Source information:
This is a predicted structure of a 1479-nucleotide RNA (small-subunit ribosomal RNA) from a metagenome.
RNA sequence: AGAGUUUGAUCCUGGCUCAGGAUAAACGCUGGCGGCGCACAUAAGACAUGCAAGUCGAACGGACUUAACCUUUAGUUUACUAUUGGAGCGGUUAGUGGCGGACUGGUGAGUAACACGUAAGCAACCUGCCUAUCAGAGGGGAACAACAGUUAGAAAUGACUGCUAAUACCGCAUAUGCCUUAGAAUCACAUGGUUCAAAAGGGAAAGGAGCAAUCCGCUGAUAGAUGGGCUUGCGUCUGAUUAGAUAGUUGGUGGGGUAAUGGCCUACCAAGUCGACGAUCAGUAGCCGGACUGAGAGGUUGAACGGCCACAUUGGGACUGAGAUACGGCCCAGACUCCUACGGGGGGCAGCAGUCGGGAAUAUUGCGCAAUGGAGGAAACUCUGACGCAGUGACGCCGCGUGCAGGAAGAAGGUUUUCGGAUUGUAAACUGCUUUAGACAGGGAAGAAACAAGACAGUACCUGUAGAAUAAGCUCCGGCUAACUACGUGCCAGCAGCCGCGGUAAUACGUAGGGAGCAAGCGUUAUCCGGAUUUAUUGGGUGUAAAGGGUGCGUAGACGGGAAAACAAGUUAGUUGUGAAAUCCCUCGGCUUAACUGAGGAACUGCAACUAAAACUAUUUUUCUUGAGUGCUGGAGAGGAAAGUGGAAUUCCUGGUGUAGCGGUGAAAUGCGUAGAUAUUAGGAGGAACACCAGUGGCGAAGGCGACUUUCUGGACAGUAACUGACGUUGAGGCACGAAAGUGUGGGGAGCAAACAGGAUUAGAUACCCUGGUAGUCCACACCGUAAACGAUGGAUACUAGGUGUAGGGGAUGAAUAAUCUUCUGUGCCGUCGCAAACGCAGUAAGUAUCCCACCUGGGGAGUACGGCCGCAAGGUUGAAACUCAAAGGAAUUGACGGGGGCCCGCACAAGCAGUGGAGUAUGUGGCUUAAUUCGAAGCAACGCGAAGAACCUUACCAAGCCUUGACAUCCCGGUGACAAAGUAUGUAAUGUACUCUCUCUUCGGAGCAGCGGAGACAGGUGGUGCAUGGUUGUCGUCAGCUCGUGUCGUGAGAUGUUGGGUUAAGUCCCGCAACGAGCGCAACCCUUAUCCUCAGUAGCCAGCAUUUAGGAUGGGCACUCUGGGGAGACUGCCAGGGAUAACCUGGAGGAAGGUGGGGAUGACGUCAAAUCAUCAUGCCCCUUAUGGCUUGGGCUACACACGUGCUACAAUGGCGUAACAAAGGGAAGCGAAACUGCGAGGUGGAGCAAAUCCCAAAAAUAACGUCCCAGUUCGGACUGUAGUCUGCAACCCGACUACACGAAGCUGGAAUCGCUAGUAAUCGCGAAUCAGAAUGUCGCGGUGAAUACGUUCCCGGGUCUUGUACACACCGCCCGUCACACCAUGGGAGUUGGAAAUGCCCGAAGUCAGUGACCCAACCGCAAGGAGGGAGCUGCCGAAGGCAGGUUCGAUAACUGGGGUGAAGUCGUAACAAGGUA
Repeated sequence: AGAGUUUGAUCCUGGCUCAGGAUAAACGCUGGCGGCGCACAUAAGACAUGCAAGUCGAACGGACUUAACCUUUAGUUUACUAUUGGAGCGGUUAGUGGCGGACUGGUGAGUAACACGUAAGCAACCUGCCUAUCAGAGGGGAACAACAGUUAGAAAUGACUGCUAAUACCGCAUAUGCCUUAGAAUCACAUGGUUCAAAAGGGAAAGGAGCAAUCCGCUGAUAGAUGGGCUUGCGUCUGAUUAGAUAGUUGGUGGGGUAAUGGCCUACCAAGUCGACGAUCAGUAGCCGGACUGAGAGGUUGAACGGCCACAUUGGGACUGAGAUACGGCCCAGACUCCUACGGGGGGCAGCAGUCGGGAAUAUUGCGCAAUGGAGGAAACUCUGACGCAGUGACGCCGCGUGCAGGAAGAAGGUUUUCGGAUUGUAAACUGCUUUAGACAGGGAAGAAACAAGACAGUACCUGUAGAAUAAGCUCCGGCUAACUACGUGCCAGCAGCCGCGGUAAUACGUAGGGAGCAAGCGUUAUCCGGAUUUAUUGGGUGUAAAGGGUGCGUAGACGGGAAAACAAGUUAGUUGUGAAAUCCCUCGGCUUAACUGAGGAACUGCAACUAAAACUAUUUUUCUUGAGUGCUGGAGAGGAAAGUGGAAUUCCUGGUGUAGCGGUGAAAUGCGUAGAUAUUAGGAGGAACACCAGUGGCGAAGGCGACUUUCUGGACAGUAACUGACGUUGAGGCACGAAAGUGUGGGGAGCAAACAGGAUUAGAUACCCUGGUAGUCCACACCGUAAACGAUGGAUACUAGGUGUAGGGGAUGAAUAAUCUUCUGUGCCGUCGCAAACGCAGUAAGUAUCCCACCUGGGGAGUACGGCCGCAAGGUUGAAACUCAAAGGAAUUGACGGGGGCCCGCACAAGCAGUGGAGUAUGUGGCUUAAUUCGAAGCAACGCGAAGAACCUUACCAAGCCUUGACAUCCCGGUGACAAAGUAUGUAAUGUACUCUCUCUUCGGAGCAGCGGAGACAGGUGGUGCAUGGUUGUCGUCAGCUCGUGUCGUGAGAUGUUGGGUUAAGUCCCGCAACGAGCGCAACCCUUAUCCUCAGUAGCCAGCAUUUAGGAUGGGCACUCUGGGGAGACUGCCAGGGAUAACCUGGAGGAAGGUGGGGAUGACGUCAAAUCAUCAUGCCCCUUAUGGCUUGGGCUACACACGUGCUACAAUGGCGUAACAAAGGGAAGCGAAACUGCGAGGUGGAGCAAAUCCCAAAAAUAACGUCCCAGUUCGGACUGUAGUCUGCAACCCGACUACACGAAGCUGGAAUCGCUAGUAAUCGCGAAUCAGAAUGUCGCGGUGAAUACGUUCCCGGGUCUUGUACACACCGCCCGUCACACCAUGGGAGUUGGAAAUGCCCGAAGUCAGUGACCCAACCGCAAGGAGGGAGCUGCCGAAGGCAGGUUCGAUAACUGGGGUGAAGUCGUAACAAGGUA
């Protein structure tokens, strides 16, 4: 630091996803050790049990116990033992009393708040223990616990009577200006503070220890420290689909209350206060230091450690106290739970352990107060689940180990293989060495400064001994992303973070081998940040990708011209305070290192105060004129409103003329018309709109505005420079305007025209077309408030090359209606820089800058739902979510396509000729049938195709029978010398059986060969896959195209070249050109044919010569024909014209042939997963007594039917009968002559010929003559019968031919459709391959021998340029909506149900406060009565829970219902994309 994913490819926009780091984690697999940390995130759910807050006897009275001592009595030997009483050192302690239980510890429910953070303030406050200072402590009194007794109760807990102490309680005295009320001086910060003197009133105290010194306490005051309280500035989440909230509310006065200010409370008065700078309401949430991440700015988070707050089962309340509205205190209410004798009581783990529950999930009912800290105490000490330790957990971070060195026969085994090998792999074995951790044994701490006291702990650590011994897994291996093979599976099973893999050769699934990565861990899941500049302050955008408000006016706000001065709010600098510690960073140190930790520094970017500066901004003052505005002068304009006027046209009415149609369309019809239309003419009525002028001309803010005149009126512009003096820009809300359609009321209504009707079209046609036609369109008034309201471009200001139009003004020059120069304002085009993804924009910016507003953040769902506001309605505005996809999109590129365009070509059409389609028949195919009718080929480019030839064979199919190392190949073993062939016999449908006959070489070991038998490797397969392949072939198409190198252009895909102007059959050639060259194609080179020459001359030929049986038969010759070798010839070479002086075209000459002379072979890059596994070859799969092999018979030849390709015909251009002329081929298992014979097919025969010699072999049409005379015929020949011939083992299924007889359909063929441009079509026969036989097919050969082409509008196909595109599997494309089915989420919904926060009313616990207090009362006064004072009780205000009521709001659920989304190949149409067939 990036990467993958939209496309055929590209650039951009834009989302999704990944690689990193982190965690209080969980899950899966695995697991050796240690150190340091961390560990209920869920149920603030419920809790058994134990512990977590006590201490002080030096405050007090008791109680219990007791050393030594004194004493009494008894025993007894002094001494000792037992015992009574006294006093009493000491110890323990229930109670009174003091201090502490407000700390520590837990949790995060509530809280959006002065709760927290930060900085200030308190002249408005308190502060136990502690420190310092000053002053004091005199003298009295009355009780209550404990205790004793009585008594209630199950218990908890009391009740009554009596006694008693104190540092418990209460008076009195004393009082330092401590408190209250008035005074003076002084200071100031509003209330006020400070000081002074003194007047009046009020207010204290406690003792204990000690021999003592003294110490610890007590009281008043002042000051400090510490800890708190209150107030304030600033900061602190989301929602406006929450916009108004608020009655103690805001303020004042009086009073009360508090430590203290304050509506904190109360009475009265006023009507305020908060809010768009977001009040109120709703949702969510403890806040911070910090933590994680990030380059930073930020974003997320608030476990552990630390600070603050809040809470303690839920709600309320006070008491005590320095401090609480109190976690382990009290009272009340609710829920829950426990005990109970049923009367009544007890409880609160969000302390430490632990239990149940919940959950994916979170530990021991441990040890110790040794250390640190806390409470009490004078102290010893006691208490301390704070804390220190240990235990459990790989939960995290850090460290260590699981050995090290040598070792190639590269072992075995595994995997793989092209069978050679490769790899696992120095890895192992084996040899040597070491011992961290672990084991055993010995020693053994620091932590304690200080007498004793160490939980951890016999731990850390040290030493010794033995031995490689006890210790490696997890994930991944298609790309991103490091790492590949085999087998299995076969869109199955499965994988997947994204793209995506899997349909028989999966590096993507599963397993194995190998490899990569990390390592006591490794992966997965979840969450956060990053990448993401994807909310953009740093650091984004808005013409077309999402995004400029329809337009203006204008409020708040934001921003704002020149000069001078003041101030110091912002700003800058310095200083001071603060920013707790910990954390982060740096340096140094301590644990063996590290994690961890100690010390110091830096930092904490913040806030506040003070001082200083004065440029900029703000504020204030003065001033200026250039921004802005006003005045005056002038012209332009469809600017607006109202009133009036005008002509053309349509329609209607009336009259005239006039007659049969008019109208309408692609074509028609509906419609109108003989009751007189249309047409024409005259007159009239009425409404609406204003031709020409008219112009990317004008005006207006936009919408918009178009005949003429008048009236009223807004704005802009130019000129001038008189006036004001920044008065400006923008503009959230707001207000106004706002096309068309639509709505309301009232008019009007000619034309046009939704709806509607009819006619057409169509498969349908609720459309397009036609005929009609109502709202509406028009006017007035009032609504609506939206448009592709578009320049898809918000407004303002300034700046930044030019050129050229146009509109309205001004100035200058001028030869003065011109023209030129210049200036201001508008409106267009082109274009430089610059910008932009590109297209493009470019002084009218989409450039460079500033200011303000609006808007955007993936596609769909959706501009939808709900809610609010507006509207009469239609509807508008504001405006989500669930769910779903990995894209959606912009611009440009190359193709392909278009019922887009231009140009060009082709038997493509047209012009012609002959056919097919109708008949009969042959043949192929489909279908049907069958045991089988073997298989393949399927638009052109399957269908007389594979098949150049199915009776058996072929043959692959079917039935039946038989063989199993096999019909065929190689290897091994055994035995044999044969086997085979031939012959004989026998037998079968076939294979068989028996017999006859029967090897070679040799070094004699054997070898070769042959067949037999045997075992297994294997053979064999026309079995599958042409979508695994090779090879071959078809087709576009013999169309003119297809590419490359270098250069140039473009961000790029790509373009250029190859386009353009001509020309050609041709990317053929020429010219031009940012291209220059080249390759594969075209052409040529090859074969054949057409002319000539030359060479050669037999089996060919015969002009001349000779012979002749009259046949080139013979001699002879090679002249000619011919044959086969070699050459010549044709090249736009020559001429004329056109063309651009080119290429080339047109015409001509010559020539056998003329513009590639005719024909053939030759087929570019590629397309169709085109055809073929059944020609052959071949991977993989499948069969192996069968899917192999053999045999017989059958089938491929079937037959209601349909199609293709042929043949023969329908006749007179003909049929029949009689007579001529070819070319090219073939021939030995052959062609087969003559001759004889048969009506004939043929037979007999066997001359000649391996062929220019012989044979097949007769050419036919044609010609001539004769006959037939237009008919189902003397046409046509199918079908059938009879009799034959030939081939062949064999013609039944199932051959061809012959003779005789029979004599069908058919009289020129519907829609449609094929071929052909010259020796062609048409027509006529001949030959060959295959082949025993079997062509109407195929391939060749020659004979006779036409017609037509104006031309390119149209059909088809192709080429090229251009255009559009939402196509790229490329139009056989893409794609939309309803309906049907399944699933999902969601809106409405009669309702049902639950929660929350308020409001009103009722009830009213505890309790404070107030009132009362007849009842009760120790301290003080009083001789007493009584008083002062206090209390119980009662009452009142407030008051939690509870109850009732109507609403608000948020969920859940619901018959039914609405649309939406997603699904396999459903149904109906074809709306969009091309002019998408109606843009």